[in-house]
Parts: sequence; C1' cells; structure tokens
RNA sequence: CAGAAUAGGGUAAGCGCGUUAAGUGCCGGCGGAUGGGAUGUUGCCUCCGGACGAAGCGGCGGAUGCCGCGCGGUGCUUGCCCGCAUCCGCUG
Repeated sequence: CAGAAUAGGGUAAGCGCGUUAAGUGCCGGCGGAUGGGAUGUUGCCUCCGGACGAAGCGGCGGAUGCCGCGCGGUGCUUGCCCGCAUCCGCUG
C1' cells in the first nucleotide's frame, strides 16, 4: 500500500401472512446486538407509549372455507450486488 471479514441495504426467485388490517412506514422512551479484539457514530433489533392509515374482485361450495387474479412502502429463506470510523490484529 492492497485485500478478506459485521450490523445491515438493494434486487430476483421460492414459500408464507394479511386483505374480518396484522404488518410496513412516522414520532417519543427504555434496553440490546453490531468486521477477529477494544471503543464508538450512522444504520439495525426487542419492548412500551403516541399520531396516521389501506384494494379488492371473480369462480366453486350447504357451510367453516377452497381456488384464481390483484393489492400491502407485508414476513422468512436462498442467489447476486453493495456494505465500519479510530487503534490493534489477519492475508499478500
């Protein structure tokens, strides 16, 4: 000097959930985890409180329901891409 490696972000596919409104997003608060080690910012997560707020339609069935097409800043998994500030460490 270069590189590997976090939390996580984007995207595609698959499988789900909701559509009887949970989830997502926004605000406030407590706490937590965050390259191999230490400290820590952005970002992330649990919980509590608050405000806001939605897209259904068709078919089958005696019915609980089932199926199809949609919708949701929806969840998980996998692939790909992106991805630590300072000091030390690792590889070259």

THF (Tetrahydrofolate) riboswitch aptamer from uncultured Vescimonas sp., 92 nucleotides, folded computationally. The model forms 94% of the base pairs in the Rfam consensus. The RNAcentral record of the sequence draws on MGnify.